[in-house]
RNA sequence: GCGGGUGUAGCUCAGUGGUAGAGUACCGGCUUCCCAAGCCGUGGGUCGAGGGUUCGAAUCCCUUCACCCGCU
Numbered sequence: 001g002c003g004g005g006u007g008u009a010g011c012u013c014a015g016u017g018g019u020a021g022a023g024u025a026c027c028g029g030c031u032u033c034c035c036a037a038g039c040c041g042u043g044g045g046u047c048g049a050g051g052g053u054u055c056g057a058a059u060c061c062c063u064u065c066a067c068c069c070g071c072u
Base pairs, nucleotide, nucleotide: 001071002070003069004068005067006066007065010024011023012022013021018055027041028040029039030038048064049063050062051061052060
C1' cells in the first nucleotide's frame, strides 16, 4: 500500500428499513437474626465519527477513526 472482519448499556452480545433489547453488573424492594442465594423492580444508549439515500437508517451507500486477520 491492497483486501476482509469487528465497533450497539459498566461488561458479554442480539437486533439486516418502521418507537433500541436481553443476560450480567450497579441501585432499590421482598425474603433472612446477618450475609450469600432466590424473587420483583428502577435507572443507565445521540448504535465509533461525518455525510448521503429514504416519509422513515443501528440496518443501505460514501468517507473517516480504532482494533484484529490476511496479502504485498